[in-house]
């Protein structure tokens, strides 16, 4: 110095888990009017029967706001574990060659 085996350190790659953040799902709340439904009262039309528009109320929701064990998706890296993964360095042993 080459080859083989085993060990250690560092870096990278892959996978899983945890953690943090965000979204979705779920629940609640949520619109004087510029959402919907039903529209008392009142209004308009009509000889009438009725029709029409439609405020309040009620119901359902939009954007938004709030909440929660759990579920799911995305992002992150001084977290943890794993791998017949890759690279570099080093130690030991064996063997061969050279000085």
């Nucleotide at each position: 110095g080459a080859c083989g085996a085993g060990g250690g350190g560092c870096c990278c790659c892959c996978g899983c888990a945890a953690u943090g953040g965000g979204g979705a799902c779920c629940u609640g709340u949520g619109a004087a009017c510029c959402u919907g439904g039903u529209c008392a009262g009142g209004g308009a039309c009509g000889a009438a029967a009725g029709u029409c528009a439609g405020c309040a109320g009620c119901c359902a929701u939009a954007a938004g706001c709030a909440g929660u064990c759990a579920u799911u998706c995305c992002c992150a890296g001084g977290u943890g574990c794993g791998g017949u993964g890759g690279g570099c360095c080093u130690c030991u042993c064996g063997c061969c060659g050279g000085g």
Molecule: Bacterial small signal recognition particle RNA
Organism: Planctomycetes bacterium RBG_13_63_9